[in-house]
RNA sequence: AAUGGAGAGUUUGAUCCUGGCUCAGGACGAACGCUGGCGGCGUGCCUAACACAUGCAAGUCGAGCGGUCCUACCUCUAUGAAGCUUUGGCUGAUUGGAGGUUAGGAUAGCGGCGAACGGGUGAGUAACGCGUGGGUAAUCUACCCCGAGGACUGGGAUAACUCCUUGAAAGAGGUGCUAAUACUGGAUAUCUUUACUUUCUGUCAUGGGAGGUAAAGAAAGCUCAUAUGGGCGCUUCGGGAUGAGCCCACGUCCUAUCAGCUAGUUGGUGAGGUAAAGGCUCACCAAGGCUACGACGGGUAGCCGGCCUGAGAGGGUGUCCGGCCACACUGGGACUGAGACACGGCCCAGACUCCUACGGGAGGCAGCAGUGGGGAAUCUUGCGCAAUGCCCGAAAGGGUGACGCAGCGACGCCGUGUGGAGGAAGAAGGCCUUCGGGUUGUAAACUCCUGUCAGGAGGGACGAAGGCCCGAUUUAUCGGGGCUGACGGUACCUCCAGAGGAAGCCCCGGCUAACUACGUGCCAGCAGCCGCGGUAAUACGUAGGGGGCAAGCGUUGUCCGGAUUCAUUGGGCGUAAAGAGCACGUAGGUGGUCUACUAAGUCGGGUGUGAAAACGUUGGGCUCAACCCAAGGCUUGCAUCUGAAACUGGUAGGCUAGAGUCCAGUAGAGGAGAGUGGAAUUCCCGGUGUAGCGGUGAAAUGUGCAGAUAUCGGGAGGAAUAUCGGUGGCGAAGGCGGUUCUCUGGGCUGUGACUGACACUGAGGUGCGAAAGCUAGGGGAGCAAACAGGAUUAGAUACCCUGGUAGUCCUAGCCGUAAACGUUGGGCACUAGGUGUAGGCUCUCUAAGGGUCUGUGCCGAAGUUAACACAUUAAGUGCCCCGCCUGGGGAGUAUGGCCGCAAGGUUGAAACUCAAAGGAAUUGACGGGGGCCCGCACAAGCGGCGGAGCAUGUGGCUCAAUUCGACGCAACGCGAAGAACCUUACCAGGGCUUGACAUGUUGGUGGUAGUGACCCGAAAGGGGAGCGACCCCGCAAGGGGAGCCAGCACAGGUGGUGCAUGGCUGUCGUUAGCUCGUGCCGUGAGGUGUUGGGUUAAGUCCCGCAACGAGCGCAACCCCUAUCCCAUGUUGCCAGCAUUAAGUUGGGGACUCAUGGGAGACUGCCCCGGUCAACGAGGAGGAAGGUGGGGAUGACGUCAAGUCAUCAUGCCCCUUAUGCCCUGGGCUGCACACGUGCUACAAUGGCCGGUACAAUGGGCUGCGAUGGGGUAACCCGGAGCGAAUCCCAUAAAGCUGGUCUCAGUUCGGAUUGAGGUCUGCAACUCGACCUCAUGAAGGCGGAGUCGCUAGUAAUCGCGGAUCAGCAAUGCCGCGGUGAAUACGUUCCCGGGCCUUGUACACACCGCCCGUCACACCACCCGAGUCGUCUGCACCCGAAGUCGCUGACCCAACCCCGACUUGUCGGGGAGGGAGGCGCCGAAGGUGUGGAGGGUAAGGGGGGUGAAGUCGUAACAAGGUAGCCGUACGGGAACGUGCGGCUGGAUCACCUCCUUU
Repeated sequence: AAUGGAGAGUUUGAUCCUGGCUCAGGACGAACGCUGGCGGCGUGCCUAACACAUGCAAGUCGAGCGGUCCUACCUCUAUGAAGCUUUGGCUGAUUGGAGGUUAGGAUAGCGGCGAACGGGUGAGUAACGCGUGGGUAAUCUACCCCGAGGACUGGGAUAACUCCUUGAAAGAGGUGCUAAUACUGGAUAUCUUUACUUUCUGUCAUGGGAGGUAAAGAAAGCUCAUAUGGGCGCUUCGGGAUGAGCCCACGUCCUAUCAGCUAGUUGGUGAGGUAAAGGCUCACCAAGGCUACGACGGGUAGCCGGCCUGAGAGGGUGUCCGGCCACACUGGGACUGAGACACGGCCCAGACUCCUACGGGAGGCAGCAGUGGGGAAUCUUGCGCAAUGCCCGAAAGGGUGACGCAGCGACGCCGUGUGGAGGAAGAAGGCCUUCGGGUUGUAAACUCCUGUCAGGAGGGACGAAGGCCCGAUUUAUCGGGGCUGACGGUACCUCCAGAGGAAGCCCCGGCUAACUACGUGCCAGCAGCCGCGGUAAUACGUAGGGGGCAAGCGUUGUCCGGAUUCAUUGGGCGUAAAGAGCACGUAGGUGGUCUACUAAGUCGGGUGUGAAAACGUUGGGCUCAACCCAAGGCUUGCAUCUGAAACUGGUAGGCUAGAGUCCAGUAGAGGAGAGUGGAAUUCCCGGUGUAGCGGUGAAAUGUGCAGAUAUCGGGAGGAAUAUCGGUGGCGAAGGCGGUUCUCUGGGCUGUGACUGACACUGAGGUGCGAAAGCUAGGGGAGCAAACAGGAUUAGAUACCCUGGUAGUCCUAGCCGUAAACGUUGGGCACUAGGUGUAGGCUCUCUAAGGGUCUGUGCCGAAGUUAACACAUUAAGUGCCCCGCCUGGGGAGUAUGGCCGCAAGGUUGAAACUCAAAGGAAUUGACGGGGGCCCGCACAAGCGGCGGAGCAUGUGGCUCAAUUCGACGCAACGCGAAGAACCUUACCAGGGCUUGACAUGUUGGUGGUAGUGACCCGAAAGGGGAGCGACCCCGCAAGGGGAGCCAGCACAGGUGGUGCAUGGCUGUCGUUAGCUCGUGCCGUGAGGUGUUGGGUUAAGUCCCGCAACGAGCGCAACCCCUAUCCCAUGUUGCCAGCAUUAAGUUGGGGACUCAUGGGAGACUGCCCCGGUCAACGAGGAGGAAGGUGGGGAUGACGUCAAGUCAUCAUGCCCCUUAUGCCCUGGGCUGCACACGUGCUACAAUGGCCGGUACAAUGGGCUGCGAUGGGGUAACCCGGAGCGAAUCCCAUAAAGCUGGUCUCAGUUCGGAUUGAGGUCUGCAACUCGACCUCAUGAAGGCGGAGUCGCUAGUAAUCGCGGAUCAGCAAUGCCGCGGUGAAUACGUUCCCGGGCCUUGUACACACCGCCCGUCACACCACCCGAGUCGUCUGCACCCGAAGUCGCUGACCCAACCCCGACUUGUCGGGGAGGGAGGCGCCGAAGGUGUGGAGGGUAAGGGGGGUGAAGUCGUAACAAGGUAGCCGUACGGGAACGUGCGGCUGGAUCACCUCCUUU
C1' cells in the first nucleotide's frame, strides 16, 4: 500500500446430481395503507411534446438625434386683491398667455447595443448526434486585450410631428416639415483583397513568407472645473483571447422470420454556391459505390460526466447538478445580424382557440407561478434584486420568475425529543394456569430530580464589501468616511414555568428474531416459496404476551445482487437440455524447424489530454451529522515521441521430423456394368394314388371325388443367394454376402528416392444419404399395409387363422428423413498393463515363440465421473477449429421465408400455464419375471358343510321400541360364562329436581331425626293422625355433633369423539425374522455384518468371507404327561395274616395312588455318507431317540384393525334433563338371505333286557344318600358331608341275549293337542322338564367349500362356569373306543431367502393414455371491415431563395437642356413593384408494403369436481417397447417395411382380468 466473494426453501420414502421457481441485501424523482413532535440540507408532472384564463419572465442608452411634456428660473404680456397716494398714479399678492442663450426630470419615435445569452423540454434523432483523440495548408468570430495607422470634404432623404382619407378593430394610405453615431458621393491608404510577376521555403496535394506592377476598398461623433488635454466611441490592418463551423479514426441498443441496397447513386472535368473543403447544387463524361467484420429495412432510444448495484468483470440507468445535441402549436421558408433559419421575431400552409359591424383580424406557458385534463402520482397565481451572475449605460442607475430567499409535501438523507434516578405489598386490572402459581413488571402508583424541543419574555446577528464621497498617486491602485439586507426580529444567546404538549407500524409455521388462549370448522380467510383451514389451527380472526424497526412502519412497482441461471474472469453437450446422418470444400480461425531484417501486436520510459462537480484520502466550516469548503489522489482511456526485439505477425532465404508423390508387395460382401449356376417356394402338363388336406390353444373360414394333400417326371417364371459365416472383412456414413468377366475408389505393409509446410478445421455452399412414399414405363414367384372372411371377446375396427391389392424387384427421376446410435464432431500429442482376433513385415535351430505397424473386441492402473461407467479405439491430460444447449408443457406447433409433383422437409416463435419436468443410484413394495425352500397349501385319505327340520348369531324388513357395539381372512353359538321382572343401556306412560350416590359450606331445626295406622295411586310417589329419641362439653343456662329442612358449590350421563388417548386384545405368526456398537466400503441415501457353500423346525449350526462382536426373537430354563428311584402313608391302597355282606375292621407300606425330592435323552455309543465340519441315514441299548407328546411363552413392526358400552381419561355436549325412580312393553317381532351348530335320513342301525370299565370337576341360601309316593317330571323325608372320608354319580359307546328286515319304516323326530311337575312376587307376550297322543321335512345333499398327519380324525359319554329357573344343541374341560393316508411339490393359497425389471412409494385395490360431453382462458386461420405508418408514380402548387424579364415606379451619383441661380425637365447608371421559370410544404389521385384493432365461422391448445368410453404405456404391463414412414380405425391405437435396445426370460402351452 492493498480491505475483499456467506447462503437458504422447494422435485424423493430417503439420496446424490442436473435444473427452474422463490426468499434474505441494497437502491428509488416513487405511489398506496396505518400513523405522525421538532429542526437542518436536499428534492418534487416519470402520464397528455394535451389545451391554456390572468400576471410577470428583455431590455437599456437623452453623454447618438429631432421633437413633445412637466418643474424651477429668467424675459415679455394680460389680470389686478390689498396698501400708499399730491387721485395723475405707484408698489404689486394672485391667476393666465408667449418666449428663453438656463437647470432638472420624463420619453413615443429615429438611431446604437442586447434580444442567437440566460430559462424550459426530450418530441424527433441509431446519426459524425454523442464520447475519446486528432485535423482545418479548407474557415469565421460582435463585445474584450495588444500592436500599427486614420478620422478630410460633400449630399439627399426619412420617422416622430401636422393635416387629410379610410377601417368595427388590428391598422393602413396620402400631403407637408425635420435631426443624427441613420443613409450616401468624392478624397486619402499604414494596410487589405484580386489579377499578373520575381524570389525563398514547406508539405500528403491544394500551401506559406518577402518584393514589384495594376485595379478596388475607410470613418462619426458625444462628453468633461482642466479643452493644443482627458474619457467614451468610429474606421483600416495585423496579432491574441473567447466562441463557433467543417472533416477524420475509434466506440455507441434489439431484430437475418429484413439479404441484397443504390441514378446525384460512386468517381472525374468544369461551373455555381458558402465564412469554409465537399454531388452541397448543376452540365457533361465514366460505371461505379455499400454489404455476412451485417449493407438495406423494421423496432426502440436524446448522448455523456455520472447514478444504482456488484468482490470484481459486468448488469441496469441517464431524475436533480454539469457538458453537448435537438426542439419551441404542426409542416415549409427565408430576412436581419458577428452569430439564427431565431421559445416570449417575420412570411406561407394546416389544425385549434378567441374577437368581429362578417368585410376582416388576433394567438402559441416544452419560461415563473397558476388552471383544466390525463393519471397511482408530483408544490405558491409568494418576497427581493440585499448577494452571485447577465444585458444596456461614461456613470448614477435600470432590467432580470436567471438567481437569492420564503411557502407546501415524512418524498429522501441527517440530527434530536417524547424524560432521568430510586421504587416489591412484585398493587389493581388484563391474559394464561397443572389452581400451586406464572406473566405484563420497576413497568405503574409513589419519592427525589433535570429542563433539550415545543410555549412565554428579553437581547439579537454573520452574510456588506463595493459602487458613491473625500484625500493621495506612478491612474495599476492605496488610505479614510458614511450608505446599502428580501431572508428576518429569522438563526443564535439569556431568563421563566412545569414531566408538563409529543409513538406508532409490521411481524411471531419453516426460510426468519418472536407463543399462548379463545372464536371459526376446507367455511370465513391467509399466502413471497413450501403450504395452512374438514372441532383441540403457535399459519385464518381477536386478545394477552413476545420480536423487529422507529417519526416512521409496512405493501406495491422497477433495477442490480444472490444467479457460476449466457459462464472473458466463470458452465456445459455417453444416459440430465445439448455432436449437424455422413463427407468434400470456400471465406475465416489456427499452424513444424533455422537464420536475417522489420516493429503492427507486446513490454518500458517521457509528453499532451482525460473539464468542473461526483468518488476515495487528509484537513477545515456549520454545537454533531447530513450538507459545504480546500488540498492532493483517482480518472484503469486515447493520442504522440522515444527505447527493447524474446514471443505472435510481416518480408526474404534455408531445412525435413508434418503432409504428399514415385516404387514393390498385400487382404477385402468397397463401388458400377454385363453374363451365368444350383437349392427352395409357387404355377402349368403328365404318371402313380385315394379321402381327406390345411390350420389352431381349440376350431372355423379355405381346399378336395370335376381326384386335392402325398409322390415321380417334364416345363414356366420371379425373387433371394443355405452351409462356409466368425463381438470376421470392406466402406466417410447410409450400407455391402452364389459365381465369372470388364471398369474403378480407398486402405495397410516394406524400402529407398523426390517435393519442401504444400497442414488442421471448416460459417455459407456442394455431393452422398436405410426404409417407407411419389412420377413414368416394365416385372410380379414368395411375402404382404389396405381390404374380405373365420375365430377369440362384454366388444375386438387387434393379437391367431384362411385369402389378398398396392408395395417389395428393374430402368429413369424425385423425396432427404430414422433409436441415420458408440445416443460419444474432426485433427494432433502425451499418460501402467494383460488377453483374444483380422491383415502385413521381421528375428529365429521358421515347431513353438519374440519384436513391430495397422484394424477390431474383452478385462483392468492412474485419472475422470452425479453415479452408472470410461479407461492408448478415453468419457484421462492438453492444444486448434466447427456444431449445439440454457426449466417443463404449449411445440418442433403457429406464422413468414426457402425446397418439394405431393406426402412433407428445413428454418422456427409467442400468449397462456405449472413448481416442477428430469438423470443416476438406494431401500422397499409389486410382476400374468426367474431360482431355492417351507406350511393340512395342494396332492393322498377320513369325516363334514352347502339340500331337510330345529337351535343360535347376523343382514334385511317391520315396529312406539325391536338399545348398543363387532363387518373379508382377523364380524356373524362374537361382547352375552344365562334378556320372563331385575339385568336394560331401548319405547310408552306416571313421577323426582342438590337429586339414587360423594365432599365442602351457609342458615334453620326438639314434637327434630326416626317410626308410622290410614287415604289416593299400577307402582314410584304424594298426603298423613299417633308414637317419639341419640352422642360430646357443661352444675345449669347453653354450646357443639349426628340426623333432617332450605340454599350455594356441585353430583350424575351406557350422551359424542377408539381418527385426541391409556390400558387390554385380534392379525400377519410361533412365521424366522428384526436390529445395534465398532470397523470397513460408498460424496450420499445406504451397504457390509444378515450375502455365499452346506445344514436345520429355526439368522439352528458348520465352513468361507472386511468384518468382529452384541441385543430382541429361535432353542433351552417353567408346567402337564410318558419310565424308574427315594421319602411319607390318611380320608388313599390291600400282596401276604386275621376278619367282614363290603378294605368293613385289625394290621401292613410291598403294590396302585397321592404329595415332595431326584434319576433319565446328550446324536452320548457303533457304522456309513459328508469338506477330517455342521449335520444326515441306519443300528445298538433304552420306558422314551434325534425338539419324546402337549401347554405356557408372541421379536421390530403392520392394519389411524377392535374397544370412550369393562375400566381409566382429554375435549365437546345435557343440567326440573341426554340425570334419577317406577309400571308395562321391547331386546324373543318375520315374505326373506347368510354364517355356526344340533338331530337325522338308518341294519357298522333302531328298540328291549342283562352286564363291565373312567377321568376332570362341583357342593352349606349347597350337594343331598338309605327309605317311601308318583308311569314320569317330581314330591315326602332327612343320614352324611365345608369333603382323597359324604353326596352329585347309573358313565356311554362296548360286551351279551332278544326283536325289527329295507319300509318314509319299530328310521326320523319337527309340529300340534291334552294333562302335569318345578323354579320364581309373577311363566300371556316369553321358561325348562314330564306323561299320553300327534308323527312334518328328510332316502346322504348342485356349483362350491371346511377340518384333520396319531392317541390325531372319527365316535362315545361325563363334569364345570354363568345360574332362582332356563331357551346350553353354545363355551371351557375330562376321560373311553380308536383309524386311513402322504407318490410327491407341476399347480391353487399363504409365507421366507436370493436375484431381475419398474414411469409404483397412500407402494398393483399402484400408476396412467386418448377420444367424447360441460365450463373458463389465451392463441391461430378467417369472407371482410376500421383506422395508423410508409414506398412509388402522377396532379395541384403557398411563402420564399435563386435566375430571367421588368414598356410601370424611384431623392442622392453622372450627362444634357431650360430659365425667375436653385429650382425644373430629359437621359443614363443603379434599384424596385409586377410578370415568367426551376425548386418547393400542405393537399389530391392511383397503386404497393408493414404492423395493429375488430369479425360470422373454423382449428387445435391449456386448465378445471368424484362425467362417458375403453386399457395404449410402466412388470415379459399380459401382442416387448420405441424411431422414421405408409395405410387404416370412436379413442387410446393397430398393421406393413426398415431400424434401435433405452427389452424380460432356461423354455412351448388361448382370451379377459377393473378400482
Small-subunit ribosomal RNA from an Actinomycetota bacterium, 1555 nucleotides, folded computationally. RNAcentral holds the sequence, with entries from ENA and SILVA. The coordinates come from a structure-prediction model, not an experiment, and the mean pLDDT is 85. The source organism's lineage runs through Bacteria, Bacillati and Actinomycetota.